[in-house]
RNA sequence: GGAGUCGUGGCGCAGUGGUUAGCGCGCCGGCCUGUCAAGCCGGAGGUCGCGGGUUCAAAUCCCGUCGACUCCGCCA
Numbered sequence: 001g002g003a004g005u006c007g008u009g010g011c012g013c014a015g016u017g018g019u020u021a022g023c024g025c026g027c028c029g030g031c032c033u034g035u036c037a038a039g040c041c042g043g044a045g046g047u048c049g050c051g052g053g054u055u056c057a058a059a060u061c062c063c064g065u066c067g068a069c070u071c072c073g074c075c076a
Stems, first nucleotide, its partner, number of pairs: 001072007010025004018056001027043005049065005
């Protein structure tokens, strides 16, 4: 340098065009308990990497770009 995969709450992931983006763990508050854990109820937390395009409508499709990983190539 080329090709491919991935990027979504703090972490791990789902969602592959259609209303207000969900799940598990974690975090906060409450209930329960002699205490802790477990259990139950509620809550906070997301510009879906960034920019642009297509569309009535984009996390989702297209282009560019950044980052991570894998493979190939080049130099030494």
Molecule: transfer RNA
Organism: Candidatus Hebobacteria bacterium